[in-house]
RNA sequence: CUUAUCAAGAGUGGUGGAGGAACAGGUCCUGUGAAGCCCGGCAACCUGAUGUGUAACAACAAAAAGGUGCUAAUUCCUGCGGUUUAUCCGAGAGAUGAG
Numbered sequence: 001c002u003u004a005u006c007a008a009g010a011g012u013g014g015u016g017g018a019g020g021a022a023c024a025g026g027u028c029c030u031g032u033g034a035a036g037c038c039c040g041g042c043a044a045c046c047u048g049a050u051g052u053g054u055a056a057c058a059a060c061a062a063a064a065a066g067g068u069g070c071u072a073a074u075u076c077c078u079g080c081g082g083u084u085u086a087u088c089c090g091a092g093a094g095a096u097g098a099g
Base pairs, nucleotide, nucleotide: 001099002098003097004096005095006094011039013038014037015036019029020028021027023079024078025077026076040071041070042069045067046066047063050061051060052059075093080090081089082088
């Protein structure tokens, strides 16, 4: 840079000690213990033993192993545009995967 997804799901664990939710503004979470790390779990983006299927492919099902990811709140909400204040729609920004 291109492309797909972002309303579901997942811990009364150990360690650690004060912060965290990208940024700004809000609003929240947090010594009834934050971040980080370990373990557990979720999911199925890559991948996939195996099964169905085909002349061979394709296609479908399948989560055991492996690579990531995720595990408060819609991506917590708004941030730009359309619209009538609401709502809604789209974009931007961000996150993650694959290339």